About this RNA:
This is a predicted structure of an 81-nucleotide RNA (c-di-GMP-I riboswitch aptamer) from a Candidatus Rokuibacteriota bacterium. Of the family's consensus pairs, 95% are formed in the model. The sequence was found by an Rfam model in a public genome assembly. The prediction has a mean pLDDT of 87. It matches the Rfam family "c-di-GMP-I riboswitch aptamer". From the family's description: GEMM was predicted in a large-scale screen for bacterial structured RNA regulatory elements. Taxonomically the source falls in Candidatus Rokuibacteriota (Bacteria, Bacteria candidate phyla).
[in-house]
RNA sequence: UCUCGACAAGGGCAAACCCACCGUGAGGUGGGGACGCAAAGCCACGGAUCAGGCUAGAGACCUGAUGGCCGGGCUACCGAA
Numbered sequence: 001u002c003u004c005g006a007c008a009a010g011g012g013c014a015a016a017c018c019c020a021c022c023g024u025g026a027g028g029u030g031g032g033g034a035c036g037c038a039a040a041g042c043c044a045c046g047g048a049u050c051a052g053g054c055u056a057g058a059g060a061c062c063u064g065a066u067g068g069c070c071g072g073g074c075u076a077c078c079g080a081a
Stems, first nucleotide, its partner, number of pairs: 004079002012037002017032006035068001041074003045071003048066006
């Protein structure tokens, strides 16, 4: 350095739910709150799911959302086995 992930050390993030605000909506932001997480840090490239539009229609297509759905890419603290 790479891989790996401890009943190690210092820590970090923050589900559901509640309040306020934004959004047609999925959902997002801030505060509270902790189910969990060794990348639960960042990125919508692929898949999946969700919402809106179109549509006779649950199809196909378009637009958006979800990174804590999965894969992938980039970066990173510690250092036992």